[in-house]
Context: one part of a larger RNA
């Protein structure tokens, strides 16, 4: 050297541990910006590098409401404050808020430079220094006003919106391949990732040119769940794709316009007879219409709708809130045993030197808002019907549909409806028209070519709740970090947690330059000493057997 015992070093597993995470509930809440945002960048402290705060009024100021005694963040010390005249603290409102940034006086290599015009402040005076204002685009109003006479462009001016941001949710505008089809082309991945537009607290759809029925017929906007159903269907009938009607459930709301026709006021055009056409107001909205003309009857009913007012309710601070400093034992520490009380609408949790209903903090339950938010019954304002007869005045046109070559429809062109937009043609209009899956007939049922509509839904934020969810290579990437680092950049992107119950964190000696390390001291232990809880293995060190 092996082995094997036995002490130890190094390491940081393992065990506990929660100060940080994941999840699902349920409540409430969801935009923000020229009144300068999101987001930085430099400042501001007695000492101040870093976060947090705040902004030259700079860890702050006012006001008002809450709260009681200590307070001047995290974070020690020191100095110097503040505070029952009520400080810190909390919570609503306000003031202030450099310099960048949509950034908007102009430039610009963001946080820097340079000006116009007014008005202060300072100066001998120039310079300088404060404050205010100055982009651009739409719409409207006015005034003004070339070429060119009237007029227009065009410029002034004013009012009013826009710009830019938002982690996921919507909506629209473009739109992929890797892949699957055991190879590939239709076809799938998938209208998906990914670009751009927009707009909201949600969006978006939405009051039937709908749906069903023709065997007995009926339903009545939207949407979102569950089913129907992996059905019908569709498919190189491959892979795969995959309805809907019905039926159950959350929700619930209906509405407004053009248009005939009346009225009022500008405009154009005239052959001056008028003709067109435009604003505005009344009418008027549906498929059992409406307008006109004629009689009749006269005020109900309803309004998320628009606006004010408002009882209240939430909600953004909080406040009372029971019973043991119970006796003894062990032990550093009692909350553990062991005796013997109490509360209880509270025996959820947490915290105190082990394991507490009664020590704290708290729960059960009872209260509470000056101010700012949200919901709001209801009460005003406004808004909102008719009946019968008679005319035949109006009901959405480059629309509908057709072809032709696409797109969406679960539907790949097919027997292919049904919706959309490209190119080209093109209706009837109430005696009208579209639909029921080519297409016709009867039948049935709805009136396209106008727009608006809460809630139920999707995302999230915030607060409370709970988990057979994770406990430091888990769990979010982060026990905090988008940092350290890495890269031109666009981007990637970490490691790292535990002294003790309280620093009581070792006064003082002693070896060393010091690190270290002996003693003394503290502690329940220091083989907890800060390279600190526990302290496996691998590796290395000693000792000892033992083999060679």
């Nucleotide at each position: 050297a092996g082995c094997g015992c036995a002490g130890g070093g190094u390491g940081g597993a393992u065990g506990c541990c929660a100060a940080g995470g994941c999840g699902c509930c349920a409540a409430a809440c969801g935009c923000c910006g020229a009144c300068g945002a999101a987001g930085g960048a430099c400042g501001c402290g007695a000492u101040a590098a870093g976060c947090u705060g705040c902004g030259a009024a700079a860890a702050g100021c006012c006001a008002c409401g809450g709260g009681g005694a200590g307070c001047c963040g995290c974070a020690a010390a020191u100095a110097g404050g503040c505070a029952u005249u009520g400080a810190u603290c909390c919570g609503u409102g306000g003031a202030u808020g450099u310099c960048c940034g949509a950034a908007u006086g102009g430039g610009g290599a963001a946080a820097c430079c340079c000006g116009g015009c007014g008005g202060a402040g300072g100066g001998a005076a120039u310079g300088c220094u404060c404050c205010g204002u100055c982009a651009g685009c739409c719409u409207g109003u006015a005034a003004u006003g070339a070429a060119u006479c009237c007029a227009u462009a065009g410029u002034u001016a004013c009012a009013g919106g826009c710009g830019g941001g938002g982690a996921a949710c919507c909506c629209g505008g473009g739109g992929a391949a890797c892949u699957g089809a055991a190879a590939c082309a239709u076809c799938u991945a998938a209208g998906u990732a990914c670009c751009c537009g927009g707009a909201g607290g949600a969006a978006g759809a939405g009051a039937a040119a709908u749906u069903a029925a023709c065997g007995u017929a009926a339903a009545g906007a939207u949407u979102u769940c569950c089913u129907a159903a992996g059905u019908a269907g569709u498919g190189g009938c491959g892979a795969g794709c995959g309805a809907a009607a019905g039926g159950g459930a959350a929700a619930g709301a209906g509405c407004c316009c053009a248009a005939a026709c009346c009225g009022c006021g500008g405009g154009u055009c005239u052959a001056c007879g008028g003709a067109c056409g435009c604003g505005c107001g009344g009418g008027g909205u549906u498929g059992a219409g409406g307008g006109c003309c004629g009689g009749c009857a006269a005020a109900a009913u309803g309004g998320a709708u628009u606006g004010a007012c408002a009882a209240g309710c939430u909600u953004u601070a909080a406040u009372g809130g029971a019973a043991g400093a119970c006796g003894u034992c062990u032990g550093g520490a009692a909350a553990g045993g062991c005796g013997g009380g109490c509360c209880a609408a509270a025996g959820a949790g947490g915290g105190u030197a082990a394991c507490a209903g009664c020590c704290c903090c708290g729960u059960a339950u009872a209260u509470g808002a000056a101010a700012g938010a949200g919901c709001g019954a209801g009460u005003c304002a406004c808004c909102u019907a008719g009946c019968c007869g008679g005319u035949a005045c109006c009901a959405g046109a480059g629309u509908a549909c057709c072809a032709c070559a696409g797109g969406a429809c679960a539907c790949g062109a097919g027997a292919a409806a049904u919706c959309c937009g490209g190119u080209g043609g093109g209706a009837a209009g109430c005696a009208g028209g579209g639909u029921g899956g080519a297409c016709c007939a009867c039948c049935a049922u709805c009136c396209a070519a106008g727009g608006c509509u809460a809630a139920a839904u999707a995302c999230g934020u915030u607060u409370g709740g709970c988990g057979a969810c994770c406990g430091a290579u888990a769990g979010c990437g982060c026990a905090u970090a988008g940092u350290a680092c890495c890269g031109u950049g666009a981007g990637g992107g970490a490691a790292a947690g535990g002294u003790g119950a309280a620093a009581a964190g070792a006064a003082c000696c002693c070896c060393g330059g010091g690190a270290g390390g002996g003693g003394a001291g503290u502690g329940a232990a220091a083989g907890a000493g800060a390279a600190c809880c526990u302290g496996a293995a691998a590796c290395c060190c000693u000792g000892u057997g033992u083999u060679u």